[in-house]
RNA sequence: UCUUCAGGGCGGAGUGCAAGUCUCCACCGGCAGUAAAGUCUGCGAGCGCAAGCCGAAUCGGUGCGAUUCCGAUACCGACAGUAUAGUCUGGAUGAGAGAAGA
Numbered sequence: 001u002c003u004u005c006a007g008g009g010c011g012g013a014g015u016g017c018a019a020g021u022c023u024c025c026a027c028c029g030g031c032a033g034u035a036a037a038g039u040c041u042g043c044g045a046g047c048g049c050a051a052g053c054c055g056a057a058u059c060g061g062u063g064c065g066a067u068u069c070c071g072a073u074a075c076c077g078a079c080a081g082u083a084u085a086g087u088c089u090g091g092a093u094g095a096g097a098g099a100a101g102a
Stems, first nucleotide, its partner, number of pairs: 001102005011025004026087002028077002030043004038075002046053002057073005079090003
């Protein structure tokens, strides 16, 4: 420098004219670091004209070492559309941390 890759998830029941949006149960987790991480640190994504802003975890156990493993119980999730959306549709055949190869 070039090429390729680079996000998962609504199943059941209820109410209703109408809900994958409400209620109850369910389901999902980008990249790097570090004892293996959605909830630690940093980054990407998102928002903003810009400076900049930006979610969420505790307890117990093992161990030299774990807010990462094991057990338990919690919590979080952009914007626009639509009956109120982490899971549908759309911007997006986009962007991208980064990974692999030449």
Molecule: FMN riboswitch aptamer (RFN element)
Organism: Anaerococcus tetradius